RNA sequence: AACAUACAGAGGCAAACCUGCUGAAAAGCAGGGACGCAAAGCCACGGGUCUACGUUCGGAGAAGUACCUGAGUAGCCGAAUACGACAGCCGGGUUGCCCUC
Numbered sequence: 001a002a003c004a005u006a007c008a009g010a011g012g013c014a015a016a017c018c019u020g021c022u023g024a025a026a027a028g029c030a031g032g033g034a035c036g037c038a039a040a041g042c043c044a045c046g047g048g049u050c051u052a053c054g055u056u057c058g059g060a061g062a063a064g065u066a067c068c069u070g071a072g073u074a075g076c077c078g079a080a081u082a083c084g085a086c087a088g089c090c091g092g093g094u095u096g097c098c099c100u101c
Base pairs, nucleotide, nucleotide: 012037013036017032018031019030020029021028022027035088041094042093043092045091046090047089048086049085050084054081055080056079057078058077059076
C1' cells in the first nucleotide's frame, strides 16, 4: 500500500431469555446466559424500523338536589407528530488485531 480468499493460533463481542436499576415508552446500563458475529469497535449523516412523555387535531363527554353556571372544561378514547431510540436492518463515515497473497 492493499485487504479477495482459505487455514492456524491467541484473544474479543454477545441474540433470545432471567434478575436488578434507569426511562412515559421504544430502549439503555449492570450481572448471569450464548443465537450468532471478522468490525456484532465507534458515529444517527441518508434510507428504514420502533416508541409517543409532550404538543396538535378529532370523537364521545361528567360533577353542587330542578334551572343557570361549572363546560364542550376535567378525565376518557382515537389519529398525527421525534425533539426519543435502534450501529446485531441497509448504505455511508471513521478507527483497528493476527495469518496469507